[in-house]
Molecule: c-di-GMP-I riboswitch aptamer
Organism: Candidatus Bipolaricaulota bacterium
């Protein structure tokens, strides 16, 4: 110095729930709030679950898997 890995510190994200707003709905956005997260950063694909106005429709990545790409710190 790099890889694997994830102790500590700085810092980051933010489930349930609550308030406001949007949507037929799944659910989304903003604020509060922290159960958790070492990529719970970004993108893609497959599976899965869910919704519907049932269509070559839609929601979820904090349900799982695989891939691409970027990144803070440095104990074992």
């Nucleotide at each position: 110095u790099g890889g694997u890995c994830g102790a500590a510190a700085c810092g980051g994200c933010a489930a349930a729930c609550c308030g406001g707003g949007g949507g037929c709905g799944a659910c989304c956005c903003c604020g509060g709030g922290a159960c958790g997260c070492a990529a719970a950063g970004c993108c893609u694909a497959g599976g899965g679950u869910c919704c519907c106005a049932c269509g070559a429709g839609g929601a979820c990545g904090g349900c799982c898997u695989a891939g691409g790409u970027u990144a803070c710190c440095g104990a074992a």